[in-house]
Predicted 3D model of a 106-nucleotide RNA (THF (Tetrahydrofolate) riboswitch aptamer) from uncultured Anaerosacchariphilus sp. The same sequence occurs in records of 2 taxa. Its Rfam family is "THF (Tetrahydrofolate) riboswitch aptamer". Rfam links the family to the GO term tetrahydrofolate metabolic process. RNAcentral holds the sequence, with entries from MGnify. Its mean pLDDT, the model's own confidence on a scale to 100, is 77.

Order: sequence, then structure tokens, then C1' cells
RNA sequence: CGAAGUAGGAUUUUAUGCGUCAAGUGUUCGCUGGCUGGGGAGUCGCCGCGAAACGAAAAGCAGAGCAUGAGAGCUUGGUCUUACGAUAUAAUAUCCGCACCCGUUG
Repeated sequence: CGAAGUAGGAUUUUAUGCGUCAAGUGUUCGCUGGCUGGGGAGUCGCCGCGAAACGAAAAGCAGAGCAUGAGAGCUUGGUCUUACGAUAUAAUAUCCGCACCCGUUG
């Protein structure tokens, strides 16, 4: 002088779920909560919890019932199909990710 490594984040693909009767996600505020490179310390980082405002998408079909002269139609319905959600978890690949002191490494 250079390099690696955190909590975690973004995107891709796959699988299994949840929701579409709205939970989740996102936003804002609060917290004497927790975590945060190997060690120390720590926040403008991350997670969690609480509150508030906002807020989305369903469609088809088997079956069953009602109805009728027969229908049309209506209701219900699921180990079903498709779609949707800033959807959850896991795996996969790529990228991003310590600013202070010490350490590691070239």
C1' cells in the first nucleotide's frame, strides 16, 4: 500500500406453502428489545415487537343442492386448473454489504 470476511439486502431459477372472506408485503412513528467481519467498541446498519394511516384480483371447472314441463338461472363446492400478491420458507446462481482501534493475509 492492497486483499478477505458480519448482521443482512437485491435480483434469477426451482420446490413447497399462505392469502385473494386480506393475513402478508410496503410506509410512518415508538421501544430500558435483540443482533451486528476473529476481538473490542458502536450506529447513520439489520431484525423483532407495538401503534397508526394506506391498501390489492380474481376467473374457470368436476361434483352436490335449489329451481323448471324441460331449460335458462341461482346456491354451494374442492388434495382441481389458471391468474394474481412489493406474499412466506428452503435451495441455487450473481451482485451489494464495518466507517473507529486491534487482529488475519499478500